[in-house]
The part of an RNA shown here (large-subunit ribosomal RNA, domain I) has 529 nucleotides and comes from Plectonema cf. radiosum LEGE 06105. Its Rfam family is "Bacterial large subunit ribosomal RNA". The RNAcentral record of the full RNA draws on ENA and Rfam. The organism belongs to Plectonema radiosum, within Bacteria.
Context: one part of a larger RNA
RNA sequence: GGCUAAUGGUGGAUACCUAGGCACGCAGAGGCGAUGAAGGACGUGGCUACCGACGAAACGUUCCGGGGAGCUGGAAGCAAGCGAUGAGCCGGAAAUGUCCGAAUAGGGCAACCUUAAAUACAACCUACUGAAUAUAUAGGUAGGAAUGAGCGAACCAGGCGAACUGAAACAUCUCAGUAGCCAGAGGAAAAGAAAACAAAAGUGAUUCCCUAAGUAGUGGUGAGCGAACGGGGAGAAGCCUAAACCAUAUUGCUUGCAAUAUGGGGUAGUGGGACAGUGACAUGGAUUCCAUAGAUUAGAUGAAGCAGCGAAAUACUGCACCAGAGAAGGUGAAAGUCCUGUAGUCGAAAAUUGAUUGGAUACUAACUGAAUCCCGAGUAGCUAGGGGCACGUGAAAUCCCUAGUGAAUCAGCGAGGACCAUCUCGUAAGGCUAAAUACUACUGCGUGACCGAUAGCGAAAAGUACCGCGAGGGAAAGGUGAAAAGAACCCCGGAAGGGGAGUGAAAUAGAACAUGAAACCAUUAGCCU
Numbered sequence: 001g002g003c004u005a006a007u008g009g010u011g012g013a014u015a016c017c018u019a020g021g022c023a024c025g026c027a028g029a030g031g032c033g034a035u036g037a038a039g040g041a042c043g044u045g046g047c048u049a050c051c052g053a054c055g056a057a058a059c060g061u062u063c064c065g066g067g068g069a070g071c072u073g074g075a076a077g078c079a080a081g082c083g084a085u086g087a088g089c090c091g092g093a094a095a096u097g098u099c100c101g102a103a104u105a106g107g108g109c110a111a112c113c114u115u116a117a118a119u120a121c122a123a124c125c126u127a128c129u130g131a132a133u134a135u136a137u138a139g140g141u142a143g144g145a146a147u148g149a150g151c152g153a154a155c156c157a158g159g160c161g162a163a164c165u166g167a168a169a170c171a172u173c174u175c176a177g178u179a180g181c182c183a184g185a186g187g188a189a190a191a192g193a194a195a196a197c198a199a200a201a202g203u204g205a206u207u208c209c210c211u212a213a214g215u216a217g218u219g220g221u222g223a224g225c226g227a228a229c230g231g232g233g234a235g236a237a238g239c240c241u242a243a244a245c246c247a248u249a250u251u252g253c254u255u256g257c258a259a260u261a262u263g264g265g266g267u268a269g270u271g272g273g274a275c276a277g278u279g280a281c282a283u284g285g286a287u288u289c290c291a292u293a294g295a296u297u298a299g300a301u302g303a304a305g306c307a308g309c310g311a312a313a314u315a316c317u318g319c320a321c322c323a324g325a326g327a328a329g330g331u332g333a334a335a336g337u338c339c340u341g342u343a344g345u346c347g348a349a350a351a352u353u354g355a356u357u358g359g360a361u362a363c364u365a366a367c368u369g370a371a372u373c374c375c376g377a378g379u380a381g382c383u384a385g386g387g388g389c390a391c392g393u394g395a396a397a398u399c400c401c402u403a404g405u406g407a408a409u410c411a412g413c414g415a416g417g418a419c420c421a422u423c424u425c426g427u428a429a430g431g432c433u434a435a436a437u438a439c440u441a442c443u444g445c446g447u448g449a450c451c452g453a454u455a456g457c458g459a460a461a462a463g464u465a466c467c468g469c470g471a472g473g474g475a476a477a478g479g480u481g482a483a484a485a486g487a488a489c490c491c492c493g494g495a496a497g498g499g500g501a502g503u504g505a506a507a508u509a510g511a512a513c514a515u516g517a518a519a520c521c522a523u524u525a526g527c528c529u
Stems, first nucleotide, its partner, number of pairs: 001528009016479002020451002022448007029440002031151002039100003042055003046078002050074002052059001061094006070082003105114003115118001119146001121148002124144006155186001156184001158182003166173001170220001196203002207234005217225002238432003241376001245264009269410001271375004275369004284363001288360004294353004299346003305319004320337002322326001328340003381405007391417001412427005466473002486513001489500004
């Protein structure tokens, strides 16, 4: 020096555990904000750096309920107190709530300054003023009232809108109306009661799912893209206006018309309505309002086991019991019967909700006649250029935008994939509409052939430490023991550390603490050189 074995050290793998995550299901909630939000700054404790809580009324105040013996947060300790005249704690309703922040009296380098008390700005109402321009209007000033503004995860409708990529290159095309950006709304949004489909038979608003179907098509006929009708389901719900005509008021002027406002009337495609007659006063009935069963936000009650063994019993042995409860968690090892609970039953002063139930209201009828009137205009259509439709200009309908042109009023008009005829279907140019559908930042309950500390969220401690001027990037780090019983006292040492003593079932469980692999370093023994 090497090999082997043992014993230690170092190290923190492995198995075990879980305080944290992940993914779903059911239900709730689906917003917060000028009554100042989200998010922060600074403060508040007897001693208080951090987290959490709170706001100069500051570890808290008041009231109403619950609850019943301890309490002064995590978090020990010291000190000082509170509590059966019911504290702490839990729930409901209030009060207070510095400064910044949409930030809004003015300013500003956020959490500050100044004037001195101001809703800054916009929309709205009233009054007064008041241009070009006569009446007016725009604008201005003052007062009022209190609508907007900002934030928020996804879902939704809209505006703007890529490229990598694929086409085995690439330009039309594709990726894709995707990503991204912007602005808007709701608990859902959007769509929606046929100027729809269909085809000689019929259906009857919209939305979503299955199918039709990778079909018909479209396509440098490449890559690709890709319907509809029909069928089966989920869910079902229908309405209001404009106009004709009438009434009232105001204004204008040509004085019997027009315009405007309000009210009545009226709403359809087997065309309807106005209008003129006949005739009824009933029926139905909300999505609006009031009340309400119930629900939610604290809780209450709730069966049944002992002995031996052991540090400890829930294991084992022996003998029992409950069960509308053998879900689960905890307890010194593994518990239906020890504790919290569980099944079942009961419970609210207050607030919220209430799809259930009751009531109220809005709203709501029919027939005949056919002369006249009305039935949504710079609209439909057409031309040109685009977009969107599965459809790339094609024979290209249907839908939308821009420019130009520009009808008809039921003997009308549109559609049925160029166009024409016949036939059929519908009634545009105004509006509203629940459910079935999408999503989950958030709350409760539950589940897992999900993870178990290099895993699972980046994070079991954190968007922290740290890095960067900044936008931004972004960690590591869990386990003594049943209980601190956390080692009094003695010895070596400056200390660190250790040896005794003591605690404990165990200290090779001693805080660098459960298990404690390997690499690596030693010690001892044997063998080899």